[in-house]
Molecule: c-di-AMP riboswitch aptamer (ydaO/yuaA leader)
Organism: Streptomyces formicae
């Protein structure tokens, strides 16, 4: 010097997910989500159940595997449904904010109600987890900090 790993103070990132009071249980505030009238919409719905949080929808190829399936030249072939890999995609995210233009590097998952809900004033019921990074691309407009 360089790189991996552990801690510890900062700096920031996804997201609603912060901050204050309180010994503590706990409660506020401020963000965010559901439910729930008139009027509007559905003329329809109710096992093919349906619905909500979220960016996380939608396709296609392949493998293997089920089938009182279809076809057959009995070798298989279509078809249908399940996992599993893979390329795509609708969105989405990425350092002062914000908004435009061109990149580049990711994400494109997972959870929940329980036969039940369209929009909704008033009103009601809840969350306020967790998980990363060490590079952070450039231009143009307005801001904001900072320093003179």
């Nucleotide at each position: 010097c360089g790189u991996g790993c552990g801690c510890a103070c900062g700096c920031g990132c996804c997201u609603a997910a912060u901050c204050c009071c309180g010994c503590a249980a706990g409660g506020g505030a401020g963000c965010c989500g559901g439910g729930g009238a008139a009027c509007c919409a559905c003329c329809a719905a109710c096992u093919u159940g349906g619905g909500g949080u979220g960016a996380a929808u939608c396709g296609g190829a392949c493998c293997u595997c089920u089938g009182c399936g279809c076809a057959u030249c009995c070798g298989u072939g279509c078809c249908a449904g399940a996992u599993g890999u893979c390329c795509g995609u609708a969105g989405g995210a990425g350092a002062c904010c914000u908004u435009c233009c061109u990149g580049c590097u990711c994400c494109g998952a997972a959870c929940c109600c329980g036969u039940c809900a369209g929009c909704u004033a008033a009103c009601c019921c809840g969350g306020u987890a967790g998980g990363c990074g060490a590079g952070a691309a450039g231009g143009a407009a307005g801001g904001a900090a900072a320093g003179g």